[in-house]
RNA sequence: UUCUUAUCAAGAGUAGGCGGAGGGACGAGCCCGAUGAAGCCCGGCAACCGACUUAACAAGUGUUAAGCACGGUGCUAAUUCUCGCAGCAGUAGGCUGAGAGAUAAGAA
Numbered sequence: 001u002u003c004u005u006a007u008c009a010a011g012a013g014u015a016g017g018c019g020g021a022g023g024g025a026c027g028a029g030c031c032c033g034a035u036g037a038a039g040c041c042c043g044g045c046a047a048c049c050g051a052c053u054u055a056a057c058a059a060g061u062g063u064u065a066a067g068c069a070c071g072g073u074g075c076u077a078a079u080u081c082u083c084g085c086a087g088c089a090g091u092a093g094g095c096u097g098a099g100a101g102a103u104a105a106g107a108a
Stems, first nucleotide, its partner, number of pairs: 001108008013042001016041003022032003026084004043076003048072003052067006080100001085097004
C1' cells in the first nucleotide's frame, strides 16, 4: 500500500503543562480558533486485539458470555459536523442504501 471482516446517534480536562496559527481527511458549505489552533506531555473515555478472572459448553488446552483495564492500539467540538452517488419522499437541518473516510483484527 491492497484485500477481507466488524464498528462509527454513546463516552472522555469549560480553571492541566509546553507550544504558538491554524484546524475540522478531500471538494463545497458551515463551523472551531489569541477567553488561544496544530503538535508534544499529562489526565480522561472506550473496550477492537492480547493477558488475566468467573460461568456454561466442549473435551483434540478450545468456543461462547460476562468482567477486568495489566499490555498493544484508538479516541477525547459539532451523528464520520453536513452534503458530495442512487432510490424513496416531498421541502422537513426527512428516510434508506451505496461510495468515500476513520479505527480495530486478520491476510497478501
Molecule: SAM riboswitch aptamer (S box leader)
Organism: Anoxybacillus mongoliensis